[in-house]
RNA sequence: GGCCCAUUAGCUCGAAGGUCGAGCGGCUGGCUCAUAACCGGCUGGCCCAGGUUCGAUUCCUGGAUGGGCCA
Numbered sequence: 001g002g003c004c005c006a007u008u009a010g011c012u013c014g015a016a017g018g019u020c021g022a023g024c025g026g027c028u029g030g031c032u033c034a035u036a037a038c039c040g041g042c043u044g045g046c047c048c049a050g051g052u053u054c055g056a057u058u059c060c061u062g063g064a065u066g067g068g069c070c071a
Base pairs, nucleotide, nucleotide: 001070002069003068004067005066006065007064010024011023012022013021018054025043026042027041028040029039030038047063048062049061050060051059
């Protein structure tokens, strides 16, 4: 210098052009003599900037961070 991959909740991951979900976590209620377990509720996110579109987290372009391959 070129190419490829990843980036979504506090953590690990998923989804997919039309409300962003799960598990764990946190808060809270129930159950219990009590704790754990179990059950219910709440909490909280699409890396950034442009473009396309009626509508973008998703598609396109550029960038950032991390990782890998080649030279």

Transfer RNA from Colidextribacter sp. OB.20, 71 nucleotides, folded computationally. Its Rfam family is "tRNA". Rfam's curators write: Transfer RNA (tRNA) molecules are approximately 80 nucleotides in length. The coordinates come from a structure-prediction model, not an experiment, and the mean pLDDT is 82. The sequence is in RNAcentral, with records from Rfam.